[in-house]
RNA sequence: GGGCGAAUGGCUCAGCGGUAGAGCACCUGCUUCACAUGUAGGGGGUCACAGGUUCAAAUCCUGUUUCGCCCA
Numbered sequence: 001g002g003g004c005g006a007a008u009g010g011c012u013c014a015g016c017g018g019u020a021g022a023g024c025a026c027c028u029g030c031u032u033c034a035c036a037u038g039u040a041g042g043g044g045g046u047c048a049c050a051g052g053u054u055c056a057a058a059u060c061c062u063g064u065u066u067c068g069c070c071c072a
Base pairs, nucleotide, nucleotide: 001071002070003069004068005067006066007065010024011023012022013021018055026042027041028040029039030038048064049063050062051061052060
C1' cells in the first nucleotide's frame, strides 16, 4: 500500500429503512437478624466521525478514524 471484517448503555452483544433493545453490571423497594440468593421496579445512548440519498437513516451510499485478520 491492497483485500475482508468490526465499531450500538459500564461490559458482552442483538437489531440491517418506520418508537433504540437484551443479558450481566449499577440504583431503589420487598424478602433476611444481617449478607447472599430470589423478586418487583428504575436510571444510564453523539448507534465511531463527517457528508449524501430518503417523507423518514443505527440500518442504504461516499469519505475519514480506530481495532482485528489476510496479501504484498